Annotation
This is a predicted structure of a 1452-nucleotide RNA (small-subunit ribosomal RNA) from a metagenome. It matches the Rfam family "Bacterial small subunit ribosomal RNA".
């Protein structure tokens, strides 16, 4: 080289079977030459004349000559072209070199020649049967006559030649011998000279010529060698017997294990031998900023190969794609005896496959072949067909043209968009059509064109646009539709009712005869790093050390001159790239020049560095000599504490453990003392942040043997040195083998505890081990998570071991070496950190990564007695996994601190009864919401059911269009009401003008349109408003600082508060919103003022009472001020803030109380209060109406209310509040009722009248612990009041009844003072009322708390973190099912390379031969030679066998 989808005018120029090197039907694709030969047909003309004919004349037969075809011998040619990439990792490519180791037909130039003879062979004629025969034939038959089906092939006979064979001549050449010159790269070349040997030919011809033999040279084109390069794998580490060298010998054109026979034992490998896997190599193409990565399709060179396998012959060349043999495979024909075949040559053809084209035309051009030449041949090659399969060019129309049609989409309904687009006027004329000349491809005077074709002429906007995308990346937005559904995705991700993300449409965007996808390559990806990474914590330093190869490697001098650099010459094809110029109208295309080719190879110069060679040097490194320190390593021998057994002594009940307890020891005498012995192990104090060692590690003394450091020295050597792949050694613990030893502790096991279990933690016991000898493993978070070695670069400090010193009693001091640590500066680090003991600069080596999982596993090797270690992948699988650091949240982290949080204390809830809200249940409904709505459901409310109605509608706004139809009024009928169907015109209402006729048309009405209406859905589409965290003390800017950045500071700390409250300190300074305060009550005084409130004094009166005059004292009212700020004083504190405490005040430290609620959070509430965006209903989900219902009840919770009673009930009697409310209203005295109330109406729009007696209190009696004089549910049954209406369904009275319950289980709420407790009393809705509730009022009026340990919750500061829908996180493993991937597996199978052994075809070689034969010898027999035949050596298929490697599948 692409391929699918969807679309498709034209041209020109590439290109086109990537898969089955699987098959292949038909045609063509290699022939020519008659001037190499002989023939054989045919024509002409000639010669000749049988036989016919009377003759003209015809004219068998045989011959010449001339031309034309040509099967044959015979010559060149077919080895080129063409095709494909099967094999091939080098017997190959590429580049450069060598051949003193070769060959070259055809071609070119020079030289010499071409002479005598011969014997065959194709071509071609004949080779059937039967009958007769004078054997001489002659006649017959037959799909034709030697044999065969065919292919093909046999036998006789006789012929030609440029075919073949033989002499004979040899300029030149070839071999051999022997002499000389000369050159070289070893071997060896080239040249003289002389001697022997060997080798040639052919003719044709149209007279111009061509051929032919030998023989030098020359181009070409090839053989062979050489060095350099030239994929992946070491889970391939060793390979090799013709192997590797010699020697004879053969073999080729040439060298050579290329072959053979003996010798000898080499030869190749970690710079990767040997095996495996893939793969034709190159010029070049693609990408890339380069280096590079990828690729080898067209088009060049090179090789390889032609159905697979072997294997020679002909030839200059071949082991030959379309010659030959032979063996296998397959296909054809077949008479079954046996033949024939090769498209990976051009087309084609079935298969294969995502997927590749025409059985076309020509030899006109270019090139081959062959011929003297005309010429034939030629699927090469020119062309043309098909493919939008590339790449380039054109085209589909240009110009005007707005009431901006129509029509579609969309809209906030007003408009916008589509869009100058179209229609419509004007104009052109490319391509396509139609006609049409023939110029040019034709070189080369003529001649030639398979194909191609410019010019020119005509017509007519006519024939000629898709596609893909619009969430971000990424250009381009909306509207429906759908609703985690269908779908879509390149990554992130899009859909769960307001989808720019699905699906449609309008619309935009990009491109444009294409456009989009998929697939492959490069690049972004410095993301394999050579340019150009890294490794303390992200993947990553070997567990340490010695040391082999290697890599790197001081100072000075002198040689060479591999590297290096420079200059230069060969080569680095051609095409391609790049420039330049040019021809196709331009572009692709294509010519012609040039430049490039970074690269090999020769020669020359230069010597700075490396490099070798020599030589010298010391500072590197090692010696030496003379000190020091030290848990450095072995062995031996020894000590004392403990501790555990043994034996006795005392002594008597426990002891041990633990939270707390039990196993367990103990009267057979433990535990506890004491004495004595015996036994392992392990070395207290020194002791350390100390020492040593390579790591691992080493710790009681002493002896002995040994290993490394340090220091100093006017000492030796003279680069000896650094690292370090393999390789060899050490190597914690557990283990593991062998022998021993075994006090103590102890996996494992047993008990005994906790415990939902408790295979743990805890405790009692306890066995391997734990010690030692020796052998083995060989691992670890073996860590400084940091390889070794040199060198350099601020500092301070603090050990340890040495030195120097014009310090110096001691402690020390300054200098300097050499460890060990702390802190820190520049740097450097992604931060965290490191920082002369670098993670800093440099420089050498070595090891190690390369996205999580899988997985440090599988499978192979290796080692191991095993345990198991080293080495080490793939499938599948995921979109992350990870570091470091930030904020926040979170902890059964920490610390500081508050809160009725807890504790202390009072009273409740959960038990009972009843109210009343919830769930569930029930229902025709038992509307909904659910924390508040509800500050009253009997209808109404009501939204909900059940039936009746209605359809511009109850209620808006507005347009047409009626007519006085209208309203009120009176009435019937009907119904449950709504409403429906009528009847009446006494009366009264109806604007404005007006000439009183009338006009007009507002209101109304009625009819129609348009809309109305909705407590119908979404509080997760919104606004408002509200809750809760929570009256918690915290939220935040701004500027500067500091950090790469999130972010931090401030706001931390250190005191203090009720407070992030205020004080100091300070890289902060200041600020805001919050906390406090201002605001309202409320305690306490002043001062005003003084009805309707008050009454001390004065006077007046009363039965009594502010009644009354009057008064502003007081009480009160209600403006207005005062007053508390930590001001004063002591004390503590930092001389601060503040806090203690007093003092004085009515009140003390925020007096009480209230209103005030920061930044958020909870997708909290509400669409059923209000607005509202969407959707959704429209004779209904809207409006009306009547009767349910929202009040059901087996149950369950919550929230209250009475209660169980004596701190109480009951009787009677008696004293004290505040705050509110009252005209549809409060409702007094009086009378009636037991009461509820009623009757009746004085007063009050209220400091005045009323509601309205306040009630626990108190005083006196009664009750004496009981289901009661406690408690009132429940129920009958008489009533009142309210309202249309009290049955579902109202509240209250009286009368009767008289339940349950005797202080309430886990459990749990509320209160810190005028608070809980209690105990009345108003009000708001309201006609009543289910209120025991809801908001306020007052009156009596306590206890406990000077702690914060622990339960809740919160503040702040700080740790950890794997959490951030944030602990109600997050996340682990078993099990089920179903699926997938992989291993391992009795075993089945199928491939690949190869070894050994059998068979053994063609076939060269070798032997042999009694067969065959024209040329030479020879008179002849026979020789030489060829050919058969026969027998070896090798040999391809084929077969056995034993193994090795790679796959498939396999119960499990």
């Nucleotide at each position: 080289a692409a391929a699918c989808g969807c679309u498709g005018g034209c041209g020109g120029c590439g290109u086109g079977g990537u898969u089955a090197a699987g098959g292949c039907a038909u045609g063509c694709a290699a022939g020519u030459c008659g001037a190499a030969c002989g023939g054989a047909u045919c024509u002409a003309u000639u010669u000749u004349g049988a036989g016919g004919g009377u003759a003209a004349c015809u004219g068998a037969u045989a011959g010449a000559u001339a031309g034309a075809u040509u099967a044959g011998u015979g010559g060149c040619g077919a080895a080129c072209g063409g095709g494909u990439g099967a094999g091939u990792a080098a017997u190959g490519a590429a580049u450069g070199g060598g051949u003193a180791a070769c060959g070259u037909a055809c071609c070119u130039c020079g030289g010499a020649c071409u002479c005598a003879g011969g014997a065959a062979u194709a071509g071609c004629g004949g080779c059937g049967g039967a009958g007769c025969u004078u054997c001489g034939g002659c006649u017959c038959c037959u799909u034709u006559u030697g044999c065969g089906a065919a292919a093909g092939u046999g036998c006789c006979g006789g012929u030609a030649a440029u075919a073949c064979c033989u002499g004979a001549u040899g300029a030149c050449u070839c071999c051999g011998c022997a002499a000389g010159a000369u050159c070289g790269c070893a071997u060896g070349g080239u040249u003289u000279u002389g001697c022997g040997g060997g080798c040639a030919a052919g003719g044709g011809u149209c007279c111009g010529c061509u051929g032919g033999u030998c023989u030098g040279a020359g181009a070409u084109c090839g053989g062979c060698c050489c060095a350099u390069u030239u994929c992946c794998u070491a889970u391939c580490a060793g390979c090799u017997u013709g192997u590797u060298g010699g020697u004879g010998g053969g073999g080729u054109a040439a060298c050579g294990g290329c072959c053979u026979a003996c010798c000898a034992a080499g030869g190749c490998a970690a710079c990767g031998a040997c095996g495996g896997g893939u793969a034709g190599c190159c010029g070049g193409c693609g990408u890339g900023a380069g280096a590079g990565c990828g690729c080898g399709a067209c088009c060049g060179g090179c090789c390889a190969c032609a159905u697979c396998g072997g294997g020679a012959c002909u030839g200059a060349g071949a082991c030959a794609c379309u010659g030959c043999c032979c063996g296998g495979a397959c296909a054809c024909c077949u008479a079954c005896g046996g033949g024939u075949g090769g498209c990976u040559g051009c087309a084609g053809c079935a298969a294969c496959g995502a997927a590749u084209a025409u059985u076309c035309c020509g030899c006109a051009a270019u090139g081959g072949g062959c011929g003297c030449a005309a010429g034939c041949c030629u699927g090469a090659c020119g062309g043309a067909g098909c493919g939008a399969c590339g790449c380039c060019g054109c085209g589909u129309g240009c110009a005007g043209g707005a009431u901006g049609a129509a029509g579609u989409c969309u809209u906030u309904c007003g408009g916008g968009a589509u869009g100058u687009a179209a229609a419509c006027u004007g104009c052109u004329g490319u391509c396509a059509g139609g006609g049409g000349u023939a110029a040019g491809g034709a070189a080369g005077a003529u001649c030639u064109g398979a194909c191609c074709g410019a010019a020119c002429c005509c017509a007519a906007a006519g024939g000629a646009a898709g596609u893909c995308u619009c969430g971000g990346c990424u250009a381009a937005c909306u509207c429906c539709g759908u609703g985690c559904c269908a779908g879509c995705a390149g990554c992130c991700g899009c859909g769960g009712u307001a989808a720019u993300a699905c699906g449609g449409a309008g619309g935009a965007g990009g491109c444009u005869a294409g456009c989009g996808u998929u697939g492959u390559u490069c690049g972004g990806a410095u993301u394999u790093a050579c340019u150009g990474g890294g490794c303390u914590u992200a993947a990553a330093g070997g567990g340490c050390g010695u040391g082999u190869a290697g890599g790197c490697g001081g100072a000075g001098c002198g040689g060479u001159a591999a590297g290096u650099a420079u200059u230069u010459u060969g080569u680095g094809a051609a095409a391609g790239c790049c420039c330049c110029c040019g021809g196709c109208u331009c572009a692709a295309c294509c010519g012609g020049g040039g430049a490039c080719g970074u690269g090999c190879a020769g020669a020359g110069u230069a010597u700075a560095c490396u490099a070798u060679c020599g030589u010298u040097c010391u500072u590197g490194a090692g010696g030496c000599a003379a000190g020091c320190a030290g848990g450095g390593g072995c062995a031996c021998c020894u000590g004392g504490a403990a501790c555990c057994c043994u034996a006795g002594g005392u002594g008597g009940a426990g002891c041990g453990g633990u939270g707390a307890a039990a196993u367990g020891c103990g009267u057979u005498g433990a535990u506890a003392u004491c004495u004595a012995g015996g036994g392992g192990a392990a070395u207290g104090c020194c002791g350390g942040u100390g020492g040593c060692g390579a790591a691992a590690g080493c710790g009681g003394g002493g002896u002995g043997c040994u290993g490394g450091g340090c220091u100093u020295g006017u000492u030796c050597u003279g680069a000896c040195g650094c690292u370090g792949a393999g390789a060899c050694g050490c190597g914690a613990a557990a283990g593991c083998g062998u022998a021993g030893g075994g006090a103590g502790c102890a996996a494992a096991c047993g008990g005994g505890a906790u415990u939902a279990g408790a295979u743990a933690c805890c405790c009692c016991g306890g066995u391997a081990g734990u010690c030692u000898a020796c052998g083995c493993u060989g691992u670890a978070a073996a860590c400084g998570a940091u390889g070794c070695g040199c060198a350099c670069u601020a500092g301070g400090c603090u050990c340890g071991a040495g030195g120097u010193u014009u310090c110096u009693g001691a402690c020390g001091g300054a200098c300097u070496u050499u460890g060990a640590g702390c802190c820190g500066g520049a740097g450097c680090a992604a931060a965290a950190g490191u920082g002369u003991u670098a993670a800093g600069u440099g420089c050498g080596c070595c090891g190690c990564c390369u996205g999580g999982g899988g997985a440090g596993u599988a499978c192979g090797g290796c080692c191991g007695c095993a345990a198991g270690g080293c080495u080490a992948a793939a499938a599948c699988u995921c979109a992350a996994a990870g570091g470091a650091a930030u904020u926040g949240a979170c902890g059964g982290g920490g610390g500081c601190u508050c809160a009725c949080a807890c504790a202390a204390g009072c009273g409740g809830u959960g038990g009972a009864g009843c109210a009343u809200g919830u769930g569930g249940a029930u229902u025709a409904a038992u509307u909904c919401g659910c924390g508040c709505g509800a500050a009253u459901a009997a209808c109404c409310u009501u939204a909900c059911c059940u039936g009746g109605g209605u359809u511009u509608g109850a209620c808006a706004u507005g347009c047409a269009c009626g007519g006085a139809u209208g309203c009120u009024c009176u009435u019937g009928a009907u119904g449950a009401a709504a409403g429906u169907c009528g009847a009446g015109u006494a009366g009264g209402c109806u604007g404005c003008c007006u000439u009183c006729g009338g006009g007009u048309g507002a209101a109304a009405c009625g009819u129609g349109c348009a809309c109305a209406g909705g407590u119908g859905c979404u509080g997760c589409a919104u606004g408002g408003c509200u809750g809760u965290c929570g009256u918690c003390a915290g939220c935040u800017c701004g500027u500067g600082c500091u950090g790469u950045g999130a972010a931090g500071u401030g706001u931390c700390g250190g005191g203090u508060u009720a407070a992030g409250u205020c004080c100091c300190u300070u890289a902060a300074c200041g600020a805001g919103c919050g906390a406090a305060a201002c605001c309202c009550u409320u305690a306490u005084c002043g001062u005003u003022a003084g009805u309707u409130a008050c009454c001390a004094g004065c006077g007046g009166g009363u039965a009594a009472a502010g009644c009354c005059g009057g008064g502003g004292a007081c009480u009160c009212u209600a403006g207005c001020g005062a007053g508390a700020c930590u001001g004063c004083c002591g004390g503590u504190g930092u001389u601060a803030a503040a806090c203690c405490g007093g003092a004085g005040g009515a009140a003390g430290g925020u007096g009480g109380g209230g209103a005030u609620g920061a930044c958020g959070u909870c997708a909290a509430g509400u669409c059923c209060u209000c607005a509202u965006g969407g959707c959704c209903c429209u004779u209904a989900u809207g409006c009306c109406c009547a009767g349910g219902g929202u009040g059901u009840c087996a149950c369950a919770c919550g929230u209250g209310c009475u209660a169980c009673a004596a701190u109480g009930g009951g009787g009677c009697g008696u004293a004290c509040a505040g705050a509110g409310c009252g005209a549809c209203g409060c409702g007094a005295u009086a009378c009636c009722g037991c009461g509820a109330g009623g009757u009746g109406g004085a007063g009050c729009a209220a400091a005045u009248c009323g509601c309205a007696c306040a009630a626990a209190a108190u005083g006196c009696c009664c009750c004496u612990u009981a289901g009661u004089u406690c408690g009132g549910a429940u129920u009958g049954g008489a009533g009142u009041c309210u309202g249309c209406a009290a049955u579902u369904c109202g509240a209250c009275u009286c009368c009767a009844u008289g339940a349950a319950g005797c202080u309430g289980g886990a459990a749990u709420c509320g209160c810190u003072a005028g608070u809980a407790a209690u105990c009345g009393c108003g009000c708001a809705u309201c006609a009543g009322c289910c209120a025991u509730g809801g908001c306020g009022c007052g009156g009596u009026g306590a206890a406990u708390a000077u702690g914060u340990u622990c339960c809740u919750g919160a503040g702040c500061c700080u740790u950890g973190u794997a959490c951030a829908c944030a602990c109600c996180g997050c996340c682990c493993g078993u099990c089920a099912a179903g699926u997938c991937a992989u291993g391992g597996a009795a075993g089945c199978u199928g491939g690949g390379a190869g070894c050994a052994c059998c068979c053994g075809a063609a076939g060269u070689c070798c032997g042999u031969u009694u067969g065959u034969c024209a040329a030479c010898c020879g008179c002849a027999a026979g020789g030489a030679g060829a050919c058969g035949g026969c027998g070896g050596c090798c040999g391809a298929c084929g077969g056995u066998g034993a193994g090795u490697u790679c796959g498939g599948u396999g119960a499990c």